[in-house]
A computed fold for an 86-nucleotide RNA, annotated as c-di-GMP-I riboswitch aptamer. Its Rfam family is "c-di-GMP-I riboswitch aptamer". About the family: GEMM was predicted in a large-scale screen for bacterial structured RNA regulatory elements. Its mean pLDDT, the model's own confidence on a scale to 100, is 90. The sequence was found by an Rfam model in a public genome assembly.
C1' cells in the first nucleotide's frame, strides 16, 4: 500500500412525513423523524441524464421556448476518509 465489506466493535450520515425559516419554482437551511446508506463525505467548472422556468424570447390569448436556477439519497467518473479482514 492493495482488495474486500462475511462477522464485529467504535461510531456516523438521514428518505417519506411534521414543524419553521429562505426562494418565483424545483429545491435548500435548521429542528424533530428514520426509509435506508460502506462513501448516503465533496466535486454540478468532469460526462450523461433529471426537475424547474423567475428573468428574457415567442404567441392576441390560452400557452410555448429557454439555465444563468437546482438535484452528489438517478448512473458513470475524480478527489477524500472511519472500523475491520487480507
Nucleotide at each position: 500500500a492493495u482488495c474486500u465489506g462475511a462477522a464485529a466493535a467504535a461510531g456516523g450520515c438521514a428518505a417519506a412525513c411534521c414543524g419553521u425559516c429562505c426562494g418565483a419554482a424545483a429545491g435548500g437551511g435548521c429542528g424533530g423523524g428514520g426509509c435506508g446508506c460502506a462513501a448516503a463525505g465533496c466535486c454540478a467548472u468532469g460526462g450523461g441524464g433529471u426537475c424547474u422556468a423567475a428573468a428574457g424570447c415567442c404567441g392576441c390569448g390560452a400557452g410555448g421556448c429557454c439555465a444563468u436556477g437546482a438535484c452528489a439519497g438517478c448512473c458513470c467518473g475524480g478527489c477524500u476518509g472511519c472500523c475491520a479482514g487480507u